[in-house]
């Protein structure tokens, strides 16, 4: 010089998971943000009811194939769908086309919407300048 791998720092995705200020530097506090509990009113309501229910989050739901409980029904795992979600690097609104994801987890038997009011969360993960996919309309910036 080149290549590689590892780190930091910066950039940028994803998400409520940012900004600020202090100090004892990883916590305290505030702002913003997102969630939950919680009244009338509304809804739902014969009564009981473990087949529990019920919440975060895009992550449900169905076939098939196996274990298991032990009964036509439940969880499990593993294959393919699939509601739904996120990228193709200015933003946005439709549609089209390609690739990914479609997990995990709390609550503990109890939650219908909810003003006051109350508690909580601000967490963790990818990628590194590319012929940035493609049409059409708006807005921005030159």
């Nucleotide at each position: 010089g080149g290549c590689g791998c590892g780190g930091a720092c910066c950039c940028g995705c994803u998400u409520a998971g940012u900004c600020g200020u202090g100090c004892u530097c990883g916590c305290a506090c505030g702002a913003g943000c997102c969630g939950g509990g919680g009244a009338c009113c509304c809804a739902u309501u014969g009564c009981a009811a473990u087949u529990g229910g019920g919440g975060u989050g895009a992550a449900u739901c169905c076939g098939c194939g196996g274990g298991c409980c032990a009964u036509u029904g439940g969880u499990c795992c593993g294959c393919g769908g699939u509601a739904g979600g996120g990228c193709g690097a200015u933003c946005u609104u439709u549609c089209c086309c390609g690739c990914c994801c479609g997990a995990a987890u709390c609550c503990g038997u109890c939650a219908g919407c909810u003003a006051a009011c109350c508690c909580g969360g601000u967490c963790g993960g990818c990628g590194g300048u590319a012929u940035c996919g493609g049409a059409a309309g708006g807005a921005g910036a030159c």